The RNA shown here (transfer RNA) has 74 nucleotides and comes from Prosthecobacter sp. The prediction has a mean pLDDT of 82. RNAcentral holds the sequence, with entries from ENA and MGnify. It matches the Rfam family "tRNA". The family's RNA type in Rfam is transfer RNA. The source organism's lineage runs through Bacteria, Pseudomonadati, Verrucomicrobiota, Verrucomicrobiales and Prosthecobacter.

RNA sequence: GCGCCCGUAGCUCAGUGGAUUAGAGCACCGGAUUUCUAAUCCGAUGGUCGUUGGUUCGAAUCCAACCGGGCGUG
Numbered sequence: 001g002c003g004c005c006c007g008u009a010g011c012u013c014a015g016u017g018g019a020u021u022a023g024a025g026c027a028c029c030g031g032a033u034u035u036c037u038a039a040u041c042c043g044a045u046g047g048u049c050g051u052u053g054g055u056u057c058g059a060a061u062c063c064a065a066c067c068g069g070g071c072g073u074g
Base pairs, nucleotide, nucleotide: 001073002072003071004070005069006068007067010026011025012024013023029043030042031041032040050066051065052064053063054062
């Protein structure tokens, strides 16, 4: 240089047949329980889905370029 894969919450990931309010687990915060802690249970918070542009009535999802990471290869 070329090819392929990945990028979604603080972390690990699902959603990738275009329209459901963007979700789960863990973590963090509050509460219940307990003499206290742990465990358990309940609740809240947290995202402009890597960036920019395009297609579309409508994009995390389709297209293009770029950025970052991984693998392969000359």